[in-house]
RNA sequence: GGAGUGGUCCGGACGGUCGCGUUGGAUGCUUGCAUCCACCGAGGAAAGUCCGGGCUGCACAGGGCAGAACGCCGGCUAACGGCCGGUGGGGGCGACCCCGAGGAAAGUGCCACAGAAAACAGACCGCCGUGGCUUGCCACGGUAAGGGUGAAAAGGUGCGGUAAGAGCGCACCGCCCGGUCUGGUAACAGACCGGGGCACGGUAAACCCCGUUCGCAGCAAGGCCAAAUAGGGAAGUAUUGGCGCGGCCCGCGUUUGCUUCCGGGUAGGCUGCUCGAGCCUGCCGGUAACGGCAGGCCUAGAUGAAUGACCGUCAUCCCGCUUGCGGGAGACAGAACCCGGCUUACAGGGCCACUCCGUAU
RNA sequence: GGCAGGGUGGCUCAGUGGUACGGCGGAGGACUGCAAAUCCUUUAUUCGCGAGUUCGAUUCUCGCCCCUGCCU
Numbered sequence: 001g002g003a004g005u006g007g008u009c010c011g012g013a014c015g016g017u018c019g020c021g022u023u024g025g026a027u028g029c030u031u032g033c034a035u036c037c038a039c040c041g042a043g044g045a046a047a048g049u050c051c052g053g054g055c056u057g058c059a060c061a062g063g064g065c066a067g068a069a070c071g072c073c074g075g076c077u078a079a080c081g082g083c084c085g086g087u088g089g090g091g092g093c094g095a096c097c098c099c100g101a102g103g104a105a106a107g108u109g110c111c112a113c114a115g116a117a118a119a120c121a122g123a124c125c126g127c128c129g130u131g132g133c134u135u136g137c138c139a140c141g142g143u144a145a146g147g148g149u150g151a152a153a154a155g156g157u158g159c160g161g162u163a164a165g166a167g168c169g170c171a172c173c174g175c176c177c178g179g180u181c182u183g184g185u186a187a188c189a190g191a192c193c194g195g196g197g198c199a200c201g202g203u204a205a206a207c208c209c210c211g212u213u214c215g216c217a218g219c220a221a222g223g224c225c226a227a228a229u230a231g232g233g234a235a236g237u238a239u240u241g242g243c244g245c246g247g248c249c250c251g252c253g254u255u256u257g258c259u260u261c262c263g264g265g266u267a268g269g270c271u272g273c274u275c276g277a278g279c280c281u282g283c284c285g286g287u288a289a290c291g292g293c294a295g296g297c298c299u300a301g302a303u304g305a306a307u308g309a310c311c312g313u314c315a316u317c318c319c320g321c322u323u324g325c326g327g328g329a330g331a332c333a334g335a336a337c338c339c340g341g342c343u344u345a346c347a348g349g350g351c352c353a354c355u356c357c358g359u360a361u
Numbered sequence: 362g363g364c365a366g367g368g369u370g371g372c373u374c375a376g377u378g379g380u381a382c383g384g385c386g387g388a389g390g391a392c393u394g395c396a397a398a399u400c401c402u403u404u405a406u407u408c409g410c411g412a413g414u415u416c417g418a419u420u421c422u423c424g425c426c427c428c429u430g431c432c433u
Base pairs, nucleotide, nucleotide: 001357002356003355004354005353006352007351008350009349010348012314013313014312015311016310017309018308020041021040023038024037025036026035027034028033029032043332047343048342050341051340052339053338054337055218056217057216058215062250063249064248065247067214068213069212070211071210072086073085074084075083076082087101088099089098090097091096102209103208107207108206109203110202111201124147125146126143127142128141129140130139131138132137133136155173156172157171158170159169160168174198175196176195177194178193179192180191181190182189183188222271223270224269225268232262233261234260235259236258237257241255242254243253244252278297279296280295281294282293283292284291285290316329317328318327319326320325321324362432363431364430365429366428367427368426371385372384373383379416386404387403388402389401390400391399409425410424411423412422413421
């Protein structure tokens, strides 16, 4: 200098003018409005609503079936399908990245086309033997080394062996089963011993099996006040019932009429509501995720829904030239009960650590 | 704000591991004096997009995009 990997941070700053919303104060009156003043007023994702939790209601949530999610090991956490550290596998020269990673030796299913054969293997070409004859073919049998098909063809190499061959026998390598020792909390790794000629193809993001977890609904939950609930039509059902109760059964609670459809009425306000697993700084423990302690801080609560516009100076980037002036640009997006994650979108920029290649010393 | 369902030719729909079936439509031909109807032939499907599992994905899994419905 070039190419790249991982992490982290920012998402313009300051001032002025006008405007909007909540809260507090003052004044005015028409008593819920107006004016003035003060404080505060979007994000790293507020988004998608994909997981988890708080909170609320229903038995402060019970039993069973069904269903769903998860799945190497250890840890973190309120919890998680998240995060951290490791193991194993795969990719990259490397920094590093990716993995839904239990069980295919419980059972069932599937494996198109091609191919002789696709799972209790099989024989098209080939090789070998026997028999026949029209002497290069046919029939029967053996074989799985070679060819060919396929995503996948039932260990590999060599020697022996054989009619030809074959774990048929042997050596080495690989694999499977059992055991011992060493290291590690463990997953696992390494070494050794014994057994097996090799059995057990793949697929569980196919059914399934094993283990763990999960009651259901959601702030339009729920609570309070006010208004309304006039009563009509049709169908069904009868306490072994209806409703709460959610896919079903049990069980519990509650009720005497109930359910469904059509039609009718009401459709306002307050609360829940923001101080919370909160934020910042420092120290300590831990490889880390994270935890502990001390000090400091208060940081949106709207409800048809505020959070905006303009001007000036500076900073960043782009263009032009008269080189210090002129012109222009600034993403993705926007709270709605709250929080922890994941995922997705994003103009431009800063910082840290590391790898490979080239060059110079 | 919260919660469900769906996306297949131009339209409407089937298919749920082996390369997508029909109907309407479009084009050409036959029939007809010319048309309609009818008959024959033919056309067009990145299965919303991107990854993954698998030998193989419209189908199974995950993440996005779009559409529709419900609540008070």